The RNA shown here (SAM riboswitch aptamer (S box leader)) has 112 nucleotides and comes from a soil metagenome.
RNA sequence: CAUCGAGACCGGCUGAGGGACGGGCCCUGAGAAGCCGGGGCAACCCCGGAGCUUCCCGAAGCUCCGUAUGGUGCCAACUCCCGCGGGAACCUGCGUGGUUCGCCGAAAGAUG
Numbered sequence: 001c002a003u004c005g006a007g008a009c010c011g012g013c014u015g016a017g018g019g020a021c022g023g024g025c026c027c028u029g030a031g032a033a034g035c036c037g038g039g040g041c042a043a044c045c046c047c048g049g050a051g052c053u054u055c056c057c058g059a060a061g062c063u064c065c066g067u068a069u070g071g072u073g074c075c076a077a078c079u080c081c082c083g084c085g086g087g088a089a090c091c092u093g094c095g096u097g098g099u100u101c102g103c104c105g106a107a108a109g110a111u112g
Stems, first nucleotide, its partner, number of pairs: 001112004009038005017027003021083004039075003044071002047066009079108001084105003087101005
């Protein structure tokens, strides 16, 4: 800096935790996490093509399209939800009160 509402699971070993943190809510002996093997998803990098721009004129950058051999990543739930700020609707004892909302934006996190 970009992306994060989509997508994709079986077997073996093993045996109690896991979902980053706090709260919630979930998953889990009908087997968690981890390790190993295989499979899959996706298209960031790589690779191929087209266009545009720049300059030190054969390179660099950007956009789009394609492939899936290779390098990463990923394969419960929106990044599971909330956490900070704002918005909308409703309720109200009216007080900057309460409830609800896959409404918006931050922060944090994850991946490249």
The RNAcentral record of the sequence draws on MGnify.